Predicted 3D model of a 75-nucleotide RNA (transfer RNA) from an uncultured Bacteroidales bacterium.

[in-house]
Order: sequence, then C1' cells, then structure tokens
RNA sequence: GGUCCUAUAGCUCAGUUGGUUAGUAGCACCUGACUCAUAAUCAGGGGGUCCUAGGUUCAAGUCCUAGUGGGACCA
Repeated sequence: GGUCCUAUAGCUCAGUUGGUUAGUAGCACCUGACUCAUAAUCAGGGGGUCCUAGGUUCAAGUCCUAGUGGGACCA
C1' cells in the first nucleotide's frame, strides 16, 4: 500500500429478510436480607439513543457512502 471482517451498557454479546417502544442476556457495579465477619446464596435497583458524519426509506441498531478505532490476510 491492497483486500476482507468488525464497532450495541464498565466488560462479553443477542437483536431472527428494515416495522412502533433497545435486551426477563451473562459477568461486573449499587442497596437490602442471611453471617460474628467476608465469600457464596437470595431479593431489588441503576446504567445505552447502537463509533462519527452524511444518504436511501413512510420507517434504520439493521441498507449505502465517507471517516475514525480495532482485527485478519496478501505485498
């Protein structure tokens, strides 16, 4: 330098050919119960406008373009 993949909560991810309103998701975090105490366990709770900017559409996390970050391969 070229090709391809990828970006959704603090982390790991789901989101089913685009259909109102983002998920009974796991871990982590906060509060309470239990305990002499901690852990474990149980109950409850908070946290996202989906990397950024445009475009298509009646409607975009989902499709298209550019950019940025990350990854793989080739040179």

Model confidence (mean pLDDT): 81 of 100. It was read from a public genome assembly. It matches the Rfam family "tRNA". The family's RNA type in Rfam is transfer RNA.